[in-house]
RNA sequence: GUCCCCAUAGCUCAACGGUGGAGCAACUGGCUGUUAACCAGGAGGUUGAGAGUUCAAAUCUCUCUGGGGACG
Numbered sequence: 001g002u003c004c005c006c007a008u009a010g011c012u013c014a015a016c017g018g019u020g021g022a023g024c025a026a027c028u029g030g031c032u033g034u035u036a037a038c039c040a041g042g043a044g045g046u047u048g049a050g051a052g053u054u055c056a057a058a059u060c061u062c063u064c065u066g067g068g069g070a071c072g
């Protein structure tokens, strides 16, 4: 330099263009001599940034940023 992949909750990851979820963590409550474990519960997201297409975008298109890889 060319090309490809990835970016969604604190972490690891889901999600046909039609209401963004799970596990773990954290928090609150229960359990008890106390902690851990266990049980229950609610919360936590402008889906990396900007623009476009669309009635509707995490999803499609373009640009940028960051990370990873292949080739030279």
Stems, first nucleotide, its partner, number of pairs: 001071007010024004018055001027041004048064005
Notes
Transfer RNA from a Candidatus Aenigmatarchaeota archaeon, 72 nucleotides, folded computationally. The sequence is in RNAcentral, with records from ENA. NCBI's taxonomy places the organism under Archaea, Nanobdellati, Candidatus Aenigmatarchaeota.